This is a predicted structure of a 75-nucleotide RNA (transfer RNA) from a Candidatus Parcubacteria bacterium. Its Rfam family is "tRNA". The family's RNA type in Rfam is transfer RNA. Rfam links the family to the GO term triplet codon-amino acid adaptor activity. The RNAcentral record of the sequence draws on ENA.

Formats: sequence, C1' cells, structure tokens
RNA sequence: CGGCUCCUAGCUCAACGGUAGAGCAGGUGUCUUAUACACACCUGGUUCCAGGUUCGAAUCCUGGGGAGCCGACCA
Repeated sequence: CGGCUCCUAGCUCAACGGUAGAGCAGGUGUCUUAUACACACCUGGUUCCAGGUUCGAAUCCUGGGGAGCCGACCA
C1' cells in the first nucleotide's frame, strides 16, 4: 500500500428492506430454617460514526473510525 471478513444489550451471538431479539449476566418474587438449585416475572440498545437511496435501513450504497486474516513492499 492492496484485497477479504467483521463491528447489534455488561458478555457471546441472532435478526427476507417491514415491532430490534435469544442465551448468559443483573434485579424482584416463589420455594428453603438459610444459601444454592429450580421456576416465574422485570430492567437493560443513539445497531461504531456521518451522509445517501427508499413509503420504510441493523440490513442496500458512499466516506470515515476500529478489529482480524491474506498478500505486496521494505534488509
């Protein structure tokens, strides 16, 4: 310097262009002498940033940022 992949909840990951979700974690309750387990419920998001396309964008396009892989360059 070039190519490819990725960026979504605290973590790991889903989500045909049409309500942003699951598991774990956290909180509350039931159960228990108590804790744990189990079960039920609840909270939690500027979908990396800025634009564009569209009736409608996490998703498509452009630019930027970050991470990873491959290659090139460099002695």